[in-house]
This record gives sequence, structure tokens and C1' cells, in this order.
RNA sequence: AGAGGUAUAGCUCAGUGGUAGAGUACAUGCUCAGUAUGCAGGAGGUUCUGGGUUCAAUCCCCAGUACCUCCC
Repeated sequence: AGAGGUAUAGCUCAGUGGUAGAGUACAUGCUCAGUAUGCAGGAGGUUCUGGGUUCAAUCCCCAGUACCUCCC
């Protein structure tokens, strides 16, 4: 050089063409002897970038970037 895969919350990961979720972490309150545990209700996303298709794209198509794997 060639082939394939991944990119979504601080982290690890789901997700379906129709306004994006879980666990963990974070902050608050309750409980408690207690800063553990447990419980409750929260905040936190330009869904890697740029185009295209579509009434509508995280999802489909193209290109790019980064990383991983295979081959050599």
C1' cells in the first nucleotide's frame, strides 16, 4: 500500500428513520452513631467532523480524522 471494525453523558456501554437511555461517577435531601450501606428525586449529550438522501438522520450513503485488528 490493501481489508475490516469502533467513535453516543466524566468513565464503561445500549439504542431504534420520528425530540437518546442504563450502570458507575457527581451534587442535593432522607436514613444512620457515622463521610459506609440503603432510599428518593436531580444535573450532566452540537450522538467524532463535513457533505448527501429524506417531511424527518445517532441510525442510510460518501469523504475525512483518531484509535484497534488482520494481511504483507

Predicted 3D model of a 72-nucleotide RNA (transfer RNA) from Vicugna pacos. NCBI's taxonomy places the organism under Eukaryota, Vertebrata, Artiodactyla, Camelidae, Vicugna. The coordinates come from a structure-prediction model, not an experiment, and the mean pLDDT is 82.